[in-house]
RNA sequence: ACGAUCUGGAGAGCGGUCGCACGGUCUCGAGCCGCGCGACCCACCGAAGGGGCAACGGACACGAGUCGACCGGCGCGCGUUCCGCAAUCUCUCAGGUAAAAGGACAGAUGGG
Numbered sequence: 001a002c003g004a005u006c007u008g009g010a011g012a013g014c015g016g017u018c019g020c021a022c023g024g025u026c027u028c029g030a031g032c033c034g035c036g037c038g039a040c041c042c043a044c045c046g047a048a049g050g051g052g053c054a055a056c057g058g059a060c061a062c063g064a065g066u067c068g069a070c071c072g073g074c075g076c077g078c079g080u081u082c083c084g085c086a087a088u089c090u091c092u093c094a095g096g097u098a099a100a101a102g103g104a105c106a107g108a109u110g111g112g
Stems, first nucleotide, its partner, number of pairs: 002111001004109005013042001015041006022034004043097003049093001050091003056084004060079001062077002065074003
């Protein structure tokens, strides 16, 4: 580096429609209510993960200079070029929008 345990840890609809199952009500039919699962739709969030980008570094091309000349080199300048490259920025793929869970990051204690 990485990982374990404990603690803290934000944001955004308890959204709508349909189907299925269960429970309640009931004239045991329908309907209504509640909860769960699934599908679809709209609106939103950014702090699992993931994508993108700067300075800078490098390559290449070009320009002038220089090493007596050529080849070749050196330093400098330059670029709608290419490569590398950060985040709490940005995108919103994924994920998320009551609680729970998750959660970048931080602290503590071990491992390594």

Glycine riboswitch aptamer from a soil metagenome, 112 nucleotides, folded computationally. Rfam family: Glycine riboswitch aptamer. The family has 44 seed sequences and 9,425 matches in Rfam 15.1. Rfam links the family to the GO term glycine biosynthetic process. The coordinates come from a structure-prediction model, not an experiment, and the mean pLDDT is 81.